[in-house]
């Protein structure tokens, strides 16, 4: 710091998703030690037991017992009673504490919390200072005893008693209050000064005998120390106010009556509607009140570069709360967590009457849950409460257990060692790896073990002992400092030191495809599984399990979950809004924001000094300690905030007071489908009269519906009515938008020029508002001529609820009131300012110029095209910006769900604003690229079409396929481009199949081992053969070890037309022989990519030529090669024969010959080379000449990048799987020849251009010795016989056939046509039944030119006609050549079919046999409505009224003070009563949430479901938006 993930690829947008850092964590696998630190996030559920707050005898009364011990009595059981136990336990009165300290976070959105200020509106015990005081008397009461009650819990009466308990007097320095006068303050108020009035106190333990009383004392004085009382200051603590700050919903918009104020009055420590009674109508709120959700809140943890964003355990600070809801009492402080009443739920005792209890204190229990600990030990040490003080109390706290829960520290062993050991794993079998790893050798002991020594933490207090000081009359007591002695460890026999033994007890988990470090094998076969994203597995899986090796971290490691980051992915630092998601349909215009220019003032903002706080602990920095860290100590610095105060005054802000460049007013001038209203024209459709006129009109791709003889269309002339205003008319105008268009008045708005004059910043955006807003739509009345939703009808189709026709309501038109939406767009919000130009066009003025108009040049204001710089992903914008900048407003934050649901507002309704979520995806987009494709466009090629010609499809037969059938009917080939294709030839062999029979190291190959021994041949039995079984005969070589050769077993491995052509080589097919495919470098573009290769022309051709940001290259065109046409030359045998001669009935038969043909070896010609034309002075066409051949002269071979996972594992080769007495190998027999049927691709006909029959003529190219096979002879034939010749230009096969002449047939299912099927036969070959070919005689079928469709073919072709060859014993209508004979037709390039190559558009890229939409039907999922129904808050109205406090009353009750002699009265008080206030409850009625709900609604998803086809191309009706 960035990475993957949409695409064929590409830029951008843009979501997901990883990598990283933390956690009070859990989970899963594992686990040696040790510091330090953390540990109910859940159920503020419920709690059994122990513990957690007590202490003071120096405040006060009284005051046991067990026991021990004397002692009396004794029924020996025991009773009584001295001292001691002991002024001690308990227990009570009476101070202080009990408000801290400890837990939790339920409530709380609040001055609750942080921060920073007031309190002149206050309080503060205990502790400090300071001052005065501390005087006199009096009555109770606990405890106690005595007696009742009750189960308890507790409790009633009578009696006695003390106090630092409790009352009264007395005294007042101060205080507090009242009026008064003085000073200070801004004020409420504070100080001072004098008078007046009210209010205090407790005492108890030491010392001594120094003073004073006293006879004496344990008194009282005195003295110290420790209390008490009022009062004044600090100090701590607190309380209240106040500024700022502190989440989330606006689908929560109004709240409020004690409300807000004010006045008396009451309360409080204090201020206040804190309470109340009266007045007043107010307060508060878009700067977000009220309602609702969530939450304790900081300091601070986490993350981050920062800003922020999250979170708010330990620790620290504040609050708040103690079961649940109310209350007060005590107190300096509470409305109290281990107090009190009262209601309520619970839980527990009980005798049923009544009573006791709150762990969110420590441990601990049970519950919830994924989850979170010991019913431990200590007051040694911090700290707190009593207490003079010792010492008590202390689950604060200080340790110790449990728990890798975190952090951080060690170890698990160190050097050496190659035969690279074994063993694993793997292999191309060589070897590599595991791995220096081990073994081995030397060392070394850290943790852990053992059995030793052993801390720090402690300082004290107190006590004894000295010294000093204070205090006093005093050396006493006491106090303070000091010295020294003694005394105190829970932890712990722990840390820590040293000793001994031995490598010895101590390594696990993730992962290895890409992100991301790490590779093979084996299993598995879309299974079973993995996965964060992207995605893997469907037989070769680096992705699943598994192993082997490697990565990483490491007492851990992964997984899950949650924050932050990364994400600039909420953009303050840091984002955008034409097309990606976004500009509001427009405009007035309040609040709000923002705002020209001087110049002065102020200092609010700003800035800059200083003061205060900004707790500590954290973080950071530099030191310390613990062996190092962690941890921790001290010190700094930080702590961006906050007030408070000097001081700048530039710039924003307030104030004054100018200024004109912003704005606006006047006046002049023209321009306009701006707006409102009334009237008025014509032209055309349609209707009605009326006329002329007759059959049709009208309508469409073609048609019909319709409309016409009752007279239409068409004409003409009249009229009625309604809507729209041709022509001008124009990217002309005009308005803010929607929008406006014939012609005239009226009555209105805005803009624009020009020149001067006026105000003097009057600006500019604008949420809320308010107003306008196409079309459809909706309401009332009206009008309706055309069109024209729904609707009828003809049509089209498979269907046609469409489109296309013929009709037709609503509505389209006015009036007036709704609605508010549009792809309301320039997809582009308003304002101001800068930033090259060109060129149109509207409207104004101005120069120049003219007699004037036009033109020209300039400025302003609109409007439009191009176009620079700059922007922008790219298109593209570009002075009309989408560039540069400011200001205002609006809106966006993946896609579906969904602009829906619900809630609300609005609307008559339709509906319209506003506007979620659950679930679902891994994208959905945007531009631009290249292909593809188009029932898009242009060019242009092909037997593409059309122009011919012959054929197929109909028959029969043949083959070949599909299907059936079978034991098998092996296998492959499947659109062209399978199908007479593999197969150039299945009776057996072929031959893979099928039956049945053998065989198992083989029928062949190599090798180890061991035994044997030649093998073969040969004959005999079985058997269908294979084969078995017996028999017979049988070596070589040699060092004698054996070998060589071969039989058995044996291991290795053979062997396999078994799988997989989707692992794969080769090799073929086909787009196509088509004209095209591509690299270098260079431009160009962020880039995919263009460019070149595009354009003009030409060509069979990216062939050539011009142009040209290209410029040259390769593979393909084309030529080079073969044939073939023409001549030449060379060469003549087996070929030929003019000439010559010879021989024959006859033939080149023979000598010859080398002229011809003809063979086959070189050579030459043809190149648009030459003319003329046409074009661009170009290529290059057109014509012509010559030529044997003329524009690639015909024809073969030649196949370019690639495409179809095109074929082929059955040619071959071959990885990988499979079989292995069988899927291998041998045999016989069957099958690949079946046959209801279906295609294909031939052959043969359906005749007379024919058939038969007779005669006759002419080829090319091949083949032949296992063989072609002549004559001759036999047979009708096939053939046989023969056996010349011939290894081949010599012989043979061989006769070509069509044709040519002559004959007959005479249109007929026939002298056509030959299929079936009888019989007879050659021929091959072991063998012709299953299943051969020919032959002959006899039968003699369908077929009379072939439906929709369809194939070949452009010249020596097509059509016909015959020969050859390969395979091959035989078998050919197939294939493969070869000559004969020889046509017809191409206007043309609209159509069909492939194609090339340029451009459009695309929602396609598996690329149209593509994409894809919606309904229905299935399964699954979350939502939404819903009659109702269950619950939680909560608001109101009554109604109820515990405890408490207030108030009044108080006839009973009553110690302290008064009065009184008692007696009784008075004041006081208590019990009760009553009002006031009030929790819970309870009755009604509202809101608001949840959850459930028959049935219901759409919405999501689901590999292969119906239907039809909407949408992307002109998607086949151009699409799409708004509305019925």
């Nucleotide at each position: 710091a960035g990475a993957g993930u949409u695409u064929g690829a590409u830029c951008c947008u843009g979501g997901c998703u990883c990598a990283g850092a933390a956690c009070g964590a859990a989970c899963g696998c594992u686990g040696g030690c040790g510091g330090c630190g953390u540990g109910c996030c859940u159920a503020a559920c419920a709690c059994a037991u122990g513990c957690a707050a007590g202490u003071c005898g120096u405040a006060c009364g009284a005051g046991a017992a067990a026991c021990c011990u004397g002692g009396u009595c004794u029924u020996c059981g025991g009773a009584c009673u001295u001292g001691g136990g002991a002024g001690u336990a308990a227990a009570g009165u009476g101070g202080c504490g009990c408000a801290c300290g400890g837990g939790u976070g339920a409530g709380u959105a609040a001055c609750g919390c942080g921060u920073g200020a007031g309190u002149a509106a206050c309080c503060u015990a205990c502790c400090c200072u300071c001052a005065c005081g501390a005087c006199u008397g009096g009555g109770a009461u606990a405890a106690c005893g005595a007696u009742g009650g009750g189960a308890a819990a507790c409790u009633g009466u009578c009696g006695c008693u003390a106090a630092u308990a409790c009352c009264g007097g007395a005294u007042g320095a101060a205080g507090u209050c009242c009026a008064g006068u003085c000073c200070c303050g801004c004020a409420a108020g504070g100080g001072g000064c004098a008078g007046g009035a009210c209010c205090a106190a407790a005492g108890g333990a030491g010392g001594c005998c120094u003073c004073a009383c006293g006879a004496a004392a344990u008194g009282u004085u005195c003295u110290g120390g420790c209390g008490c009382u009022c009062c004044a200051g600090g100090a701590u603590g607190g309380g209240c106010c106040c500024g700022c700050g502190u989440c989330c919903c606006a689908u929560u918009a109004g709240c409020u009556u004690g409300u807000u104020g004010g006045u008396g009055g009451g309360g409080u420590a204090a201020c206040g509607g804190c309470c109340u009674a009266c007045c007043a109508a107010g307060g508060c709120a878009a700067c977000g009140a009220u309602c609702g959700g969530u939450a304790g809140c900081c300091g601070g943890c986490c993350u981050g570069a920062g800003a922020g964003g999250g979170c708010g355990a330990u620790c620290g600070g504040c609050c708040a709360c103690a079961c649940u809801g109310g209350g007060a009492c005590u107190g300096a402080g509470a409305c109290a967590c281990g107090g009190c009443c009262c209601a309520g739920a619970c839980u527990c005792c009980u005798a049923c009457g009544g009573g006791a209890g709150g762990c969110a204190g420590c441990a601990g229990u049970g519950g919830g849950g994924a989850g979170u600990u010991u019913u431990g030990c200590g007051c040694a040490a911090u700290g707190g409460g009593g207490g003079a003080a010792a010492c008590c109390c202390u689950g604060a706290c200080g340790c110790a257990g449990c728990a890798a829960c975190g952090c951080c520290g060690c170890g698990u062993g160190g050097a050496g060692g190659a035969u690279g050991a074994a063993g694993g794993u793997u292999u191309u079998c060589g070897g590599a790896u595991u791995g220096u790893a081990a073994a081995c050798u030397c060392c070394u002991u850290u943790c852990a073990g053992c059995a030793g020594g052993g801390a720090c933490g402690a300082a004290g207090c107190c006590g004894c002992g000295g010294c000093g000081g204070g205090u006093u009359a005093a050396u006493a007591c006491c106090c303070c400092g000091u010295c020294c002695c003694u005394c105190u460890g829970a932890c712990g026999g722990u840390a820590c030191c040293a000793c001994c033994a031995g490598a010895g007890g101590a390594a696990g988990c993730c992962c290895c495809g890409g992100c991301u470090a790490a590779c093979u094998c084996c299993g598995u076969g879309c299974c079973a599984g993995c996965a964060g994203c992207c995605g893997c597995g469907g037989u070769a899986a680096u992705a699943c399990g598994g192993a082997g090796g490697g990565g990483g971290c490491a007492a851990g490691c992964g997984u899950u979950g949650u924050u932050c980051g990364g994400a600039a992915u909420u953009a303050c630092u840091g984002g955008g809004c034409g097309u990606a998601a976004a500009g509001g349909g427009u405009g007035u215009g309040c609040a709000g924001g923002c705002g020209g220019u001087u110049g002065g003032u102020u200092a609010a903002g700003u800035c800059u000094g200083g003061u205060g706080u900004g707790a500590a602990a954290g973080c950071c920095c530099c030191g310390g300690g613990c062996u190092c860290a962690a941890c921790u100590c001290g010190g700094g610095a930080a702590u961006u905030g906050c007030a408070c105060u000097g001081g700048a005054a530039a710039c924003u802000g307030g104030c004054c007071a100018g200024c004109u460049a912003g704005a606006g007013u006047a006046c002049c001038g023209g321009a306009g489908a701006g707006g409102g209203a009334a009237g008025c024209g014509g032209a055309a459709u349609u209707c009605c009269c009326a006329a002329u006129g007759u059959a049709g009109c009208g309508g469409u791709g073609a048609a019909a519906u319709g409309c016409g003889u009752a007279g239409a269309u068409a004409u003409u002339g009249g009229g009625a009515g309604g809507a729209a205003c041709a022509c001008c008319g124009g990217u002309g105008g005009c308005g803010a938008a929607g929008g406006c268009g014939g012609c005239u008045u009226c009555c209105u708005g805005g803009a624009c020029g020009a020149a001067u004059a006026c105000u003097g910043a009057c600006g500019c955006u604008c949420a809320u508002a308010c107003a306008c807003g196409a079309a459809a739509g909706c309401g009332u009345g009206g009008g309706g001529a055309g069109c024209g939703a729904a609707c009828g009808g003809g049509a089209u189709u498979a269907g046609a609820u469409a489109c296309c026709c013929c009709g037709g309501u609503a509505g389209u038109c006015c009036a007036c009131g709704c609605u508010g939406u549009a792809a309301a767009c320039g997809a582009u919000g308003g304002g101001u300012a800068c930033u090259a130009g060109g060129u149109g066009u509207u409207g104004g003025a101005g120069g120049u110029a003219u007699c004037g108009a036009c033109c020209c040049c300039u400025c302003c204001a609109g409007u439009g095209c191009c176009g620079c710089a700059g922007c922008u992903a790219a298109c593209g914008c570009a002075u009309u910006a989408a560039g540069u900048a400011c200001c205002c407003c609006g809106c966006c934050u993946g896609g579906g769900g969904a602009g829906u649901a619900c809630g609300u507002u609005c609307g008559c309704a339709a509906g319209a604003a506003u506007a979620a979520a659950a679930c679902u995806c891994a994208a959905a987009g945007g531009a631009a690229u290249u292909g593809a494709c188009g029932g898009g466009g242009g060019c242009c090629c092909g037997c593409a079409c059309a122009a011919g010609c012959g054929g197929u499809g109909g028959a029969g037969c043949a083959u070949g396929u599909g299907g059936u059938u079978u034991a098998a009917u092996u296998c492959g080939a499947c659109g062209c481009a399978a199908c007479g294709c593999g197969a150039a030839g299945a009776a057996c062999c072929u031959u893979a199949c099928c039956u049945g029979g053998g065989u198992u190291u083989a029928a062949a190959c190599u090798g180890u081992g061991g035994c044997g021994g030649a093998c073969a041949g040969c004959c005999u039995g079985g058997g269908a053969a294979a084969c078995c079984a017996g028999g017979u005969c049988u070596u070589c070589c040699u060092u004698c070890g054996g070998g060589a050769c071969u039989g058995c077993c044996u291991c290795a491995g053979a062997g396999g037309u078994g799988c997989u052509g989707c692992a794969u080589g080769g090799c073929u097919g086909u787009c196509g022989u088509c004209a095209g495919c591509u690299c270098g470098u260079g431009u160009c573009g962020u880039g995919a990519g263009a460019u070149g290769u595009u354009g003009g022309g030409u060509u069979a051709a990216g062939u050539c030529c011009c142009g040209u940001a290209a410029c040259g290259a390769g593979c393909g065109c084309a030529a080079c090669c073969c044939u073939u046409a023409c001549c030449c030359u060379u060469a003549g045998u087996u070929g030929c024969c003019a000439g010559c001669g010879g021989a024959u009935c006859a033939u080149g038969c023979c000598g010859g010959g080398g002229a011809c043909u003809c063979u086959a070896g070189g050579g030459g010609a043809a190149c648009u080379g030459c003319c003329g034309g046409u074009g661009a002075c170009a290529a290059a066409c057109c014509g012509g000449a010559g030529g044997a051949a003329g524009g690639u002269g015909g024809g073969g071979a030649u196949g370019a990048c690639g495409u179809c996972a095109a074929g082929u594992c059955c040619u071959c080769a071959u990885g990988g799987c499979c079989c292995u007495u069988a899927u291998g190998u041998c045999c016989a027999g069957g099958g690949c020849u079946a046959c209801a049927c279906a295609c294909g691709u031939g052959c043969u006909a359906c005749a007379a251009u024919g058939g038969c029959c007779g005669g006759u003529a002419c080829a090319g190219a091949g083949g032949g010795u296992c063989g072609c096979g002549a004559a001759g002879c036999c047979g009708c034939g096939a053939g046989g016989u023969g056996g010349a010749g011939c290894u081949a230009a010599u012989c043979u096969c061989a006769a070509a056939a069509a044709g040519c002449c002559g004959g007959u047939c005479u249109c007929a299912g026939u002298u056509c046509g030959g299929a079936u099927u009888g019989g007879a036969g050659u021929c091959u070959g072991c063998a012709a039944c299953u299943c051969g070919a020919c032959u002959c005689c006899a039968u003699g079928a369908a077929g009379u030119u072939g439906g929709a469709a369809u194939c070949g073919c452009u010249a020596g072709u097509a059509a016909u006609c015959g020969c050859g060859g390969a395979u091959c014993a035989g078998c050919a209508u197939g294939c493969c050549g070869c000559g004969g004979u020889g046509a017809a037709u191409a206007c043309g390039u609209u159509c069909c079919c492939g194609g090339g190559c340029c451009u459009u558009g695309u929602a396609c890229a598996c690329a149209c046999c593509g994409c894809c939409c919606g309904u229905c039907a299935c399964a699954c999922c979350a939502c939404g409505a819903a009659a109702g129904u269950u619950g939680g808050c909560u608001g109101u109205a009554c109604u109820a009224g515990a405890a408490a406090c207030c108030g009044c009353c108080g006839a009973g009750c009553u110690a302290a003070c008064c009065c009184g002699u008692u007696a009784g009265g008075g004041g006081g008080g208590c019990a009760g009563g009553c009002g006031g206030c009030u929790a819970a409850g309870g009755u009604g009625u509202g809101g608001c949430u949840a959850g459930c709900g028959a049935u219901u609604g759409g919405g999501g998803u689901g590999a292969a479901g119906u239907c039809g086809u909407a949408a992307c191309a002109a998607g086949g009706u151009a699409a799409c938006c708004g509305u019925a």
Description:
A computed fold for a 1524-nucleotide RNA from an uncultured prokaryote, annotated as small-subunit ribosomal RNA. Its Rfam family is "Bacterial small subunit ribosomal RNA".